[in-house]
RNA sequence: UCUUAGGGAUGCUAGGGUUCCGGUUCGCAAGAAUGCCUGGUCCGAGAGCAGCCCGGUGUGCCCAGGCGAUCACAGAGCAGGCUGUCGCCAGACGCGCACUACACGGCGGGAUAAAAGCCCGGGAGAU
Numbered sequence: 001u002c003u004u005a006g007g008g009a010u011g012c013u014a015g016g017g018u019u020c021c022g023g024u025u026c027g028c029a030a031g032a033a034u035g036c037c038u039g040g041u042c043c044g045a046g047a048g049c050a051g052c053c054c055g056g057u058g059u060g061c062c063c064a065g066g067c068g069a070u071c072a073c074a075g076a077g078c079a080g081g082c083u084g085u086c087g088c089c090a091g092a093c094g095c096g097c098a099c100u101a102c103a104c105g106g107c108g109g110g111a112u113a114a115a116a117g118c119c120c121g122g123g124a125g126a127u
Base pairs, nucleotide, nucleotide: 006054007053008052010050011049012048015043016042020040021039022037023034024033025032026031055100056099057098058097059096060095061094065089066088067087068086069085073084074083075082102122104125108120109119110118
C1' cells in the first nucleotide's frame, strides 16, 4: 500500500426533540407562550435485545451412479459378478440440525416540526 470477515426487513429498548394530543402560565374568550413539562402520538441504534427471511460454512438423511464379491444364500449359465443379494464409496436437487466472528471512535454537516447512539459512518482517526 492492497485484499479479505455477508445482506435485509420486523418488533422492542437505551436515547431524542416538540408537529399533534395533553400539562403549566397569561387571557373574559378567541388565542399566545412554554420541552432544565413527568407523559401519549412521533423519530430511534454497525458497535443494544428478541426472533424471522435470503446467502454462506459444517454435518446427518435421501439419492443418480461407481467399485468389489461364487465370502454367505438363490437364480441363470459353463462366456462374464450376468441378475437378485451382500460390503464399501457416493454427485445434483431436496429435507433436518448447528454455526454465521470481532468491533475504541471524534469534530463537522444533513433530514424531519425539531433533535438524537437516525443519515454522512464499521467514515476521519486510533489499536